SAM riboswitch aptamer (S box leader) from Nesterenkonia muleiensis, 92 nucleotides, folded computationally. Rfam family: SAM riboswitch aptamer (S box leader). Rfam describes the family as follows. The SAM riboswitch is found upstream of a number of genes which code for proteins involved in methionine or cysteine biosynthesis in Gram-positive bacteria. Rfam links the family to the GO term regulation of gene expression.
Parts: sequence; C1' cells; structure tokens
RNA sequence: CAACCAUCCAGAGCGACUGAGGGAUCUGGCCCGAUGACGUCGCAGCAACCAGUCCGAGAAGGACAAGGUGCUAACGCCAGUACCGAUGGAGA
Repeated sequence: CAACCAUCCAGAGCGACUGAGGGAUCUGGCCCGAUGACGUCGCAGCAACCAGUCCGAGAAGGACAAGGUGCUAACGCCAGUACCGAUGGAGA
C1' cells in the first nucleotide's frame, strides 16, 4: 500500500496527564462532554485473528492464554450515501 480473504447486534474500566470538543466522511437525527469527554501514558481486563502448548487420526472440532496485534459508551450509535471505514490474516 492497489487488489485478495475473514470479521464488525457478544464481551471487557480504573488511575495520571491534558483541556474542548467528540462519536471515521457528507446530510439528517440521537448521544457523550468543565461532575473533564476526545486523546496520550500506566495498570487492569475482554476476545481468540495470527503464533504457541495441550486433547484429537486430523489444516475437523475443542481447551488454555505467559507471545504478536486488536478492543474495553450506545449494532461500525441510528437512517440514507460511497470503487465507505476499522481490525486481523495473507501478500506485494
């Protein structure tokens, strides 16, 4: 990073710092936010995509969770819109 594959109504929050907007885009709603949102960092947790260990005939299926990511308001907040976006894998 163009194209490819899978997933996106389950699940999981506290502290410190910061200080005004935030919930991806556009329109319309709705909501969060100075009782500090968003973000960053720390710790904790959730999940089980990849790796790993174990059960198994098994690249079926399952268990575990100390590794690599990811995630932890609301269905990707809702409706409409698009060669939309996000995350993982594989690949260049």